Predicted 3D model of RNase P RNA and transfer RNA as a complex of 469 nucleotides. Rfam match: Bacterial RNase P class A.
RNA sequence: GAGCCGGCCGGGCAGUCGCUGCUCUCGGCGGCAUCGUCCGUCGAGGGGGGAGGAAAGUCCGGGCUCCGGCGGAUCAGGUGCCAGGUAACGCCUGGGGGGCGCGAGCCCACGGAAAGUGCAACAGAGAGCAGACCGCCUAAGACCUCAGGGCCGCAAGGCCGCGGGGGACGGCAAGGGUGAAACGGUGCGGUAAGAGCGCACCGCGACCCUGGUAACAGGGUUGGCACGGCAAACCCCACCUGGAGCAAGGCCAAAUAGGGAAGCAGUCCCGACCCUUACGGGGACAGGGACAGCGCUGAUCCGCGCGCGCUUCCGGGUAGGCCGCUAGAGGUCCGCGGCGACGCGGAUCCCAGAGGAAUGAUUGCCCUCGACAGAACCCGGCUUACAGGCCGGCUC
RNA sequence: GCCGGAGUAGCUCAGCUGGUAGAGCAGCUGAUUUGUAAUCAGCUGGUCGGGGGUUCGAUUCCCUUCUCCGGCU
Numbered sequence: 001g002a003g004c005c006g007g008c009c010g011g012g013c014a015g016u017c018g019c020u021g022c023u024c025u026c027g028g029c030g031g032c033a034u035c036g037u038c039c040g041u042c043g044a045g046g047g048g049g050g051a052g053g054a055a056a057g058u059c060c061g062g063g064c065u066c067c068g069g070c071g072g073a074u075c076a077g078g079u080g081c082c083a084g085g086u087a088a089c090g091c092c093u094g095g096g097g098g099g100c101g102c103g104a105g106c107c108c109a110c111g112g113a114a115a116g117u118g119c120a121a122c123a124g125a126g127a128g129c130a131g132a133c134c135g136c137c138u139a140a141g142a143c144c145u146c147a148g149g150g151c152c153g154c155a156a157g158g159c160c161g162c163g164g165g166g167g168a169c170g171g172c173a174a175g176g177g178u179g180a181a182a183c184g185g186u187g188c189g190g191u192a193a194g195a196g197c198g199c200a201c202c203g204c205g206a207c208c209c210u211g212g213u214a215a216c217a218g219g220g221u222u223g224g225c226a227c228g229g230c231a232a233a234c235c236c237c238a239c240c241u242g243g244a245g246c247a248a249g250g251c252c253a254a255a256u257a258g259g260g261a262a263g264c265a266g267u268c269c270c271g272a273c274c275c276u277u278a279c280g281g282g283g284a285c286a287g288g289g290a291c292a293g294c295g296c297u298g299a300u301c302c303g304c305g306c307g308c309g310c311u312u313c314c315g316g317g318u319a320g321g322c323c324g325c326u327a328g329a330g331g332u333c334c335g336c337g338g339c340g341a342c343g344c345g346g347a348u349c350c351c352a353g354a355g356g357a358a359u360g361a362u363u364g365c366c367c368u369c370g371a372c373a374g375a376a377c378c379c380g381g382c383u384u385a386c387a388g389g390c391c392g393g394c395u396c
Numbered sequence: 397g398c399c400g401g402a403g404u405a406g407c408u409c410a411g412c413u414g415g416u417a418g419a420g421c422a423g424c425u426g427a428u429u430u431g432u433a434a435u436c437a438g439c440u441g442g443u444c445g446g447g448g449g450u451u452c453g454a455u456u457c458c459c460u461u462c463u464c465c466g467g468c469u
Base pairs, nucleotide, nucleotide: 001396002395003394004393005392006391007390008389009388011366012365013364014363015362016361017360019050020049022047023046024045025044026043027042028041029040030039031038052372056383057382059381060380061379062378063377064245065244066243067242076241077240078239079238080237081095082094083093084092085091096110097108098107099106100105111236112235116234117233118230119229133176134175135172136171137170141169143167144166145165146164148162149160150159151158152157184202185201186200187199188198189197203225204223205222206221207220208219209218210217211216249323250322251321252320259314260313261312262311263310264309266291267290268289269288270287273282274281275280293306294305295304296303330349331348332347333346334345335344336343337342367370397468398467399466400465401464402463403462406421407420408419409418415452423439424438425437426436427435445461446460447459448458449457
């Protein structure tokens, strides 16, 4: 100088004035089968508390609450090397394997493709137990052809298939070419040319031994390539998961309406009776009857059913109020165990709990001029956002 | 606060067992017409909300993030 890893902070100090909820004292008002060191409310004063590392996204896991549930299986979803930690996890720690980096270190959804199904566009000869376009070969076997050779014949011609050249049937999968991917890789031997055809090493599989809790690593023997990729495709294997969420849920409980029970009244008609010659009118007490309306029926009557007034009580729900609510898988320090995550023990501290929502404003001084961002039931993680600064360890 | 859903052309929507993304309307050009509309033919126009991963290959599968919409007192 360049970098890697881990931890921490997130403007500071002082004054004044507020906001919020807790507690203590005093005072006012109200309440009561209970009369109090009571409860509620208001005011004043004192004391002490008041956002975060992410309070965020709501992506996982739990606590808590209600509902459901004998147990198991199926379905659906999730996780996926091994071991451990934990209340639990998809988190964390340690280890293994693979990749990147000179290195400190970093990254990895890292089970199974020889259980099955499926996919691979375009290009390419061939894309899954494949294939021969260019290319390589002519050894063996069959065919065609070219120029020769040998034998018979005077010749025309015939016979032999003897050696050679070329082609092709055929052989090959080395090399070229296509593609993301072409049926082990490199080398030597071998061959007509080639090829795990043979051999050596590497890779792969099976078995055995050793080390390790295991993942796995090392070694030996052997097979002779058979077994390419994709499971963040279906699937298989192993393990996990009941559903909903504090607007969960519990308690108290108006007004109005409606439900149930009991009791009571009202209005109208008739009517004894009274006034009056009569018509007619009034009508206390007692008594009798009917209740607006609707349906069974088109109408009337009867009957039945629903329903109509007031008071009191009961029960359910709503408004509203209270609880849940913050002392907790809690923080700090020390000791012990463990490589570590973490666990155990001891000491000590109390650190926001609310109402549509508080944590602010201002003045002065200082600096490196201050980012992302605001609790709403709680906790453990992950992820994302973030000006700047401090400390420790390490590498080149 | 809690729980769900959707982002694809200027607009409304298709595309889902992965293989260069389409329809209707709109826009532009041409034909038709005296001219316009309608009609016909053709064309243009896409960071598939952003980023990362799996795969040979991602609109599609997975993770993360942003925006919008809906439900629960």